[in-house]
Molecule: RNase P RNA; transfer RNA
Organism: Methylococcales bacterium
RNA sequence: AGAGUUGGCCGAACAGUCGCUGGUUUGCGUUUCGCGCAAACUGGAGGAAAGUCCGGGCUCCACAGGGCGAAGUGCCAGGUAACGCCUGGGAGGCGCGAGCCUACGGAAAGUGCAACAGAAAAUAAACCGCCUCGCGCCUAUCUUCUAACUGACCUUAAGGGCCUCAGGCCCAGAUCAUAUAGCGGAUAGGCGCUCGGUAAGGGUGAAACGGUGUGGUAAGAGCGCACCGCACGGUCGGUAACGGUACGUGGCUAGGUAAACCCCACUUGGAGCAAGAUCAAAUAGGAAAGCAUACGCACGGCCCGUGCGGCUUUCGGGUAGAUCGCUUGAGCCAUAAGGUGACUUGUGGCCUAGAUGAAUGACUGUUCUCGACAGAACCCGGCUUACAGGCCGACUCUUGUG
RNA sequence: GGCUGCGUAGCAAAAUGGUUAUGCAGUGGCCUGCAAAGCCAUCUACGGCGGUUCGAUUCCGCCCGCAGCCUCCA
Numbered sequence: 001a002g003a004g005u006u007g008g009c010c011g012a013a014c015a016g017u018c019g020c021u022g023g024u025u026u027g028c029g030u031u032u033c034g035c036g037c038a039a040a041c042u043g044g045a046g047g048a049a050a051g052u053c054c055g056g057g058c059u060c061c062a063c064a065g066g067g068c069g070a071a072g073u074g075c076c077a078g079g080u081a082a083c084g085c086c087u088g089g090g091a092g093g094c095g096c097g098a099g100c101c102u103a104c105g106g107a108a109a110g111u112g113c114a115a116c117a118g119a120a121a122a123u124a125a126a127c128c129g130c131c132u133c134g135c136g137c138c139u140a141u142c143u144u145c146u147a148a149c150u151g152a153c154c155u156u157a158a159g160g161g162c163c164u165c166a167g168g169c170c171c172a173g174a175u176c177a178u179a180u181a182g183c184g185g186a187u188a189g190g191c192g193c194u195c196g197g198u199a200a201g202g203g204u205g206a207a208a209c210g211g212u213g214u215g216g217u218a219a220g221a222g223c224g225c226a227c228c229g230c231a232c233g234g235u236c237g238g239u240a241a242c243g244g245u246a247c248g249u250g251g252c253u254a255g256g257u258a259a260a261c262c263c264c265a266c267u268u269g270g271a272g273c274a275a276g277a278u279c280a281a282a283u284a285g286g287a288a289a290g291c292a293u294a295c296g297c298a299c300g301g302c303c304c305g306u307g308c309g310g311c312u313u314u315c316g317g318g319u320a321g322a323u324c325g326c327u328u329g330a331g332c333c334a335u336a337a338g339g340u341g342a343c344u345u346g347u348g349g350c351c352u353a354g355a356u357g358a359a360u361g362a363c364u365g366u367u368c369u370c371g372a373c374a375g376a377a378c379c380c381g382g383c384u385u386a387c388a389g390g391c392c393g394a395c396u397c398u399u400g401u402g
Numbered sequence: 403g404g405c406u407g408c409g410u411a412g413c414a415a416a417a418u419g420g421u422u423a424u425g426c427a428g429u430g431g432c433c434u435g436c437a438a439a440g441c442c443a444u445c446u447a448c449g450g451c452g453g454u455u456c457g458a459u460u461c462c463g464c465c466c467g468c469a470g471c472c473u474c475c476a
Stems, first nucleotide, its partner, number of pairs: 001398010012367007020044011046373001050384002053382005058272004065304004070268005075089005090104001091102004105263002110261002112257002127202002129198003134193010145182003150177003154173001159171005210228006229252001230250004234245004276324004286315006295309004317475002331350008368371001403472007412426003420456001428444005449465005
């Protein structure tokens, strides 16, 4: 210098004028309270006021009961009023790194699901491939027997032919040898079929039942062995989750899915400020339907239990007023201490919107980086979502220079 | 302000985690002298973004949009 990570903070500033609204004081009107009017002083949106997604306070229903069901949460420890939040740690994943992400209990209780492809999708399985036995066919080699060729030898004993009757010659025959052919057998190889073995290899899929090597085998296989991995037990470290292990056991069985049912542990009564309380005003204390003491309602799933005795729904009628709840609170600021941290405790200081047709606006001037998302409605702690731009701290990687 | 429910094509409306049906409408063609009706073909969808899962309209979370209910008296 460039590229990033992370924690926190700010959310135009100043001045003037006129408005709106809460409070206090003063004055005037009204006999008083109170109310009305006027003036002065003073307070007046957010980090998310939002979504209403969690948790709590508060209020009413029985101060909130028992059982079943239902819902929610789900590594461990801590923080907290509480939480599904936060902090720290563990495991897994991502990143060179600073760091980031995770609904992260149980699949060895049971049930279910897995389209298509594939032989097989969960008590594994035999499609191709590999292998043993058997059967059939083919080839090669060897061989018994038979036949004919050739040669040698023997006999003319049976037969035929020729020469001239004895005799001779030829064909033929027997034996042996060699070669060929046929049938059969043996061995080897190939092809096909059948019954089996085999999960090493191929191929399918999101997913295929430990990995590598070696022995072994008909071929193979944790079938045996070595190493690696895994599970269980022991042991060591840690509060724990969990981690280490030169220990032992097991050849390895136990696949995925629980944001499927489910199991385990823990938590949860319901409704919500239009909750609810008080005062005032007004009316037709009306009508219809349903249920009925073995019932109905409180008690928004069911049963028990408690309380009440008529209740529920619809239609019709009246009032459209006031006060409280309402902002002093698990509050904010400063500081000290404890803790890695979330956070807690002590001391001092401060009061900082409270409306109910519902306020927070408009104009002018100056300056700048020219201004985003957005408006309280009972309150608080979180989460999530939206957001122009700016500031501060800590850290990482790359390159260059010294 | 509080509490509930719902989003599937232009409209209506189904679907058990496994290729988003169906009807009307639109477009093109056939049929007809021309239309209507009919027949055939076709176009247009799970409100958005993430997560779980091999796979999400479906299950979970967060946003967006729409609709409904809630005063007091007797």